[in-house]
Two RNAs folded together computationally: RNase P RNA and transfer RNA, 462 nucleotides in total.
Formats: sequence, C1' cells, structure tokens
RNA sequence: GCGGAUGGCCGGAUGGCUGCGCUUGGCGCUCGCGCGUCGGGUGAGGAAAGUCCGGGCUCCACGGAGGCACGGUGCCGGGUAACCCCCGGCGGGGGCAACCCCAGGGAAAGCGCCACAGAGAACAGACCGCCGGAGCGUGCUCCGGCAAGGGUGAAACGGUGGGGUCAGAGCCCACCGCGCCCCCGGAGACGGGGGCGGCACGGCAAGCCCCACCGGGAGCAAGGUCAGAUAGGGAGAGCUGCGUUUCGGCGCGGGGCCGCCUCCGGUCCGUUCUCCGGGUAGACCGCGCGAACCCGCCGGCGACGGCGGGUCCAGAUGAAUGGCCAUCUCCGCGCCCGGGCGACCGGCGCGCGGGACAGAACCCGGCUUACAGGCCAUCCGCAGCC
RNA sequence: GCCGGUGUAGCUCAGCUGGUAGAGCACGUCAUUCGUAAUGAUGGGGUCGGGGGUUCGAGUCCCUUCACCGGCACCA
Repeated sequence: GCGGAUGGCCGGAUGGCUGCGCUUGGCGCUCGCGCGUCGGGUGAGGAAAGUCCGGGCUCCACGGAGGCACGGUGCCGGGUAACCCCCGGCGGGGGCAACCCCAGGGAAAGCGCCACAGAGAACAGACCGCCGGAGCGUGCUCCGGCAAGGGUGAAACGGUGGGGUCAGAGCCCACCGCGCCCCCGGAGACGGGGGCGGCACGGCAAGCCCCACCGGGAGCAAGGUCAGAUAGGGAGAGCUGCGUUUCGGCGCGGGGCCGCCUCCGGUCCGUUCUCCGGGUAGACCGCGCGAACCCGCCGGCGACGGCGGGUCCAGAUGAAUGGCCAUCUCCGCGCCCGGGCGACCGGCGCGCGGGACAGAACCCGGCUUACAGGCCAUCCGCAGCC
Repeated sequence: GCCGGUGUAGCUCAGCUGGUAGAGCACGUCAUUCGUAAUGAUGGGGUCGGGGGUUCGAGUCCCUUCACCGGCACCA
C1' cells in the first nucleotide's frame, strides 16, 4: 500500500427570524370555569419500525389431588426480573489466517416416508460381470458359487491396504470408523488411554412421536372516577324438573362456569352466546423516579454484579417537536492551480447538487429488519522498502 | 394502539401426511354457420409475494420480511 475480520461510536454544528405541544411565573379582564398578553424552562430514535419473544402493570379466572390434552424450549456451565436473549466453554462444519456458522437431546421404544432411476431402498438383492462344472451349433445355453469391479441413485448393508482363494467375501490381519466395558483428567458437555466385539446399528424427529424442563386467560380500546343521553327493548340457540305455598319464597333434583375427565370442593340460578335495534363520540386518573442515565472504584476471562458521587430527561389524543435564511462542516461531479514520465496525489481555490433510514402514544429487557456518509480501536493475509 | 387472517395462471379458487403444480372462466387456432354467438376439438400461459434454512428433494415444514383484508370504543 492492497484485501479482509471483529468490536464500539456518531448519524450534521452555530446563529437569526417565525410557528407548534407541555410546563411555569408576572400582569390585565372575569363571581368563577377560563380568556388575553409578556417572559422563563423543555421537547424523538438507534432503530421510536416489525409486533417476533420475555417481563412489569391492570382486570378476569382465582381451592386441592391425580390423569389427559395443548403450546413452547432443547450440547454443558453461568448471567438475568425473565426469555426463543446474552456470555464463556464443548462438539461438528467453512476459511491460508484473523475469524465465522450450527433448532446441536433421542433413529438398538414404536409408527410412517425414502419419488424417478436402478437387479436391489432396509431381516435387501444379482442387470453387466468374475469363477467352477456340464452340453453342444466354439461363443452361446444350462446348473452352481461370488459380491471384489462396472452401472443406477441423494443414499447400495463399514472404509483403505495386505494376506487368502477356482473366483471371492471381516474369511483372516493391521490401521481408521462404529458399539460395549474399564481407567485417568474435567464442575459438566466432553477429551485421552487400554481391552473386548468381526459389524450387529442407512437417512429423515424444522413427520408423528419418546424423554426432560417451562407455561392460567386477556390486554392501557387493560382498568377506574365523574358528567351526559337513550327504549335497562326485541328475536334466536344451548342446558332448562318436581313438590309445596300466605305467590315473597322454601326443599329436593338438575344445570352453567373454573381447558377436558375423575373425586372432594367453590360459586351462580335462570344463565351463557349470537344477531337486530337505541344512546354518547366528553373530562380526569392510569401517565412517567425508572430492572433509569452519566462518572469513578472494586469483583469477574466475560455476560454481569456491588459500592460511592452526580443528574431529572417528551407526554400528544384529527395527535406538538416545523419552516425560511446566513456561516461552517461532510460527500459527489465539473473547472482552475501545483507536483509527478504516468496511474494519480495535493489545495483555508471556484461553481453546482446532495446530507440517509425513518418519527414516541402504558413502560421496560432483547431479537430482527431499514439506513447517505463518517470516525476510533484491535487483529489477519499478501506484496514492496528499510 | 391491540388482535386475527390471506397471498398459487389475466380473474376466482383446489393442491390430503413433502416426490415433474391442477380446475372453471378468459385467451389463441381449427371445425360448425351466409356471418356472429353458443357448441365441439386442440393449444399456450406459473420466479407458488420476496429472502434464508431443514431435507436427496419444499407450493407444502421452520425462520425472517413485504403487501393486502378483517375485527376490537363506552353506556343501558
């Protein structure tokens, strides 16, 4: 210098004029609600987005035991309020490397699937072929053996090499793979070593499933207070009994709800659901001091945790946070000047154009996606020079 | 704001437990007719909304993303 990897940060600045939301102070008007006017303070993001996960909060259901079902998670250890998140390891894969990627439990519990091609696709099989024997029409047929080689396929029932054999074959041997057992190391996933087994065990669980663990439902249009209006009306469906009565009820039975079932319970008795019709389109609370942010120290490899100090930081509801101008800055293009043989490099130089993605709506922690341009740190590879 | 659903041919829709994507209408050509319609025969047309993953193989299974559609206020 070129190419690349990882982590983090910024995402225009200043000033003027003029607007908007919230809040606060003065003055004036007003019985008051409030209105007008003059000031002060403050006012979007790294993703505010998608709504994909996890919580806080609120209401509903809220009792216990057992079983079933549904949904989710899935190597090990840790972090956290919690997580499908994060960190550190392990194993596998990719890359020369820095480094990156992995839904990564179980396929010897069971069921299912493996199209086409191919002889044969899961207790397999023999098309070509190889070998032995017999026959004759001398290159074919029949009988038998084999699975090394060819061919098909995503995948062919261990792989490579040697021995062996008529030809062959875990038939035998060595190494590798696989399985079982033992020992050692580690907290564990797992790693290392030894012995045995001659292979028995193909793939798919982001197919059903098995195992372990986790999980009530709905969502700020939750929910609460106040004000106002109307017809507390009608229709249908499910489950809807009996006795008594002074017509208020009472007793027994039955039913609804608590995901389903069983047992013991709770609660309500007319309840639940759907449709049609009627009224309103208001105010306030919830609503921003919080798993908050910044700085420092300590513990930890790290995610993170602890301690000390400091700060107060948007709250709209037809929904504020805008517009114009000037100077500077950044980027692109063109021109000019300077350097260099040249590619090209440099300039307080001039002109033109541009500055992304996108905008809170109850609040947090993550993930994912979009994003002009720029900055910082660490590391790797290649080439050149000293 | 919250909660659901759907994307397959020009249009409306199928596609069950993964194995070469179909139907109706529409369109083209031919036949029939003096001509048209209808009818009959035949043919063409598909990034299965986009991207990635699992698998030998994805319209189908999983993740992500885009577009569209629907519902949800309170009172009695």
Rfam match: Bacterial RNase P class A. Rfam classes the family as a ribozyme.